[in-house]
Context: one part of a larger RNA
């Protein structure tokens, strides 16, 4: 000496289930897979290294030596590993009694608003912008009032707040139905953690049948602006937003930070709990979970991170290796199709 690293410079998969490996608590006993030591066989010569010698030196050479870091066998050790046996409970699960919660998934319902129809009252304008104008209106609009259709979406509460693996999730109510969390015991006894491959879930846009359309609106007309204006503005507007099966499977999928586990000062705030203390909700102490702030030590290039770690360790998986060419060519593989996954090289700095 036997790489460095991944918030932001290149690099954590978009997310969870789990196979296969890899890794694994305590305590005894055995047994010898790894490990270890003691001994023997064998490791061809030549090389390399050391000590001598021979060509006038050296290179070459030649003699002895040691060395071949290994592999078999026998012989021991048994802390560790490994494996059988037995037992334990701190890991981990499961029972039992709570309380939270926009978690899913289904069917009812409900009140506000915008549209649009039909009536009544009305009378010239409405709209719209910087300013217009195009549209709409004397075949009564806009505005107001009562009636109906229908669709989508849930003010206020509402949070720096809840819950989810992640995408995400918010009117009320019933059913079904996942997960987390206290709490006090009893149970099983290691059943643990990671996770190549698989396998599911996965915003918006899109695709394919079929429904269904109120506002919003890619494309498209149209008016405006302006040299031009394939845009920003404004009047109209089809896909498409919804909805039910079934595709795609991507993202600035972001905390641009995999996932367990332990251990490492402290404040201040919030959500679910218990627990003490009280007469007692409350307010005090206080303990578990979860959201945030501010900071000590320690890391950081620095900026920050700091018991939610980016500190300190440890198992496992996954990526990076100059830009650019290139989130591409080619090939596979998956798609209906868009394209999606996997992924170069030539050349040029």
């Nucleotide at each position: 000496c036997u790489g460095g690293g991944c918030g932001u410079a290149a690099a954590g998969g978009g997310u969870g289930c789990g196979u296969a490996g890899g890794u694994u608590g305590u305590u005894a006993g055995g047994u010898a897979u790894g490990u270890c030591a003691g001994g023997u066989g064998u490791g061809a010569a030549a090389u390399c290294c050391c000590g001598g010698g021979g060509c006038u030196c050296a290179a070459c050479u030649c003699c002895g030596g040691a060395a071949c870091u290994g592999c078999g066998c026998c012989u021991g050790a048994a802390a560790c590993u490994a494996c059988c046996u037995a037992a334990c409970u701190u890991g981990a699960g499961u029972a039992u009694a709570g309380g939270a919660g926009g978690g899913g998934a289904u069917a009812g319902c409900a009140g506000a608003a915008u549209u649009u129809c039909u009536g009544g009252u009305g009378u010239a304008g409405c709209g719209g912008u910087g300013a217009a104008a195009u549209g709409c209106g004397u075949a009564g609009a806009u505005a107001u009032c009562a009636g109906a259709a229908g669709g989508a979406a849930u003010a206020c509460c509402a949070a720096u707040g809840g819950c989810g693996a992640a995408g995400g999730c918010a009117g009320c109510u019933a059913u079904c139905u996942g997960g987390a969390c206290u709490a006090a015991u009893a149970c099983u006894g290691a059943c643990a953690c990671u996770g190549a491959g698989g396998c599911a879930c996965g915003a918006a846009a899109g695709c394919g049948u079929g429904g269904g359309g109120a506002g919003c609106g890619a494309a498209a007309g149209g008016g405006a602006u302006u040299a031009g204006a394939u845009a920003c503005c404004c009047c109209u507007g089809u896909a498409g937003u919804c909805c039910a099966c079934g595709c795609c499977c991507u993202a600035a999928a972001c905390g641009u930070u995999g996932c367990a586990c332990a251990c490492u000062a402290a404040g201040c705030u919030u959500c679910g709990g218990g627990a003490c203390a009280u007469c007692g909700a409350c307010c005090g102490u206080u303990u578990c979970g979860g959201g945030g702030c501010u900071c000590a030590a320690g890391c950081u290039a620095a900026c920050g991170c700091a018991u939610u770690a980016a500190g300190u360790g440890u198992g496992c998986c996954g990526c990076c290796u100059g830009a650019g060419g290139a989130c591409u060519a080619c090939g596979g593989c998956c798609g209906c199709a868009a394209g999606g996954c996997u992924a170069a090289a030539a050349c040029u700095c």
A computed fold for a 349-nucleotide part of an RNA from an Opitutales bacterium, annotated as small-subunit ribosomal RNA, central domain. It was read from a public genome assembly. Its Rfam family is "Bacterial small subunit ribosomal RNA". Its mean pLDDT, the model's own confidence on a scale to 100, is 91.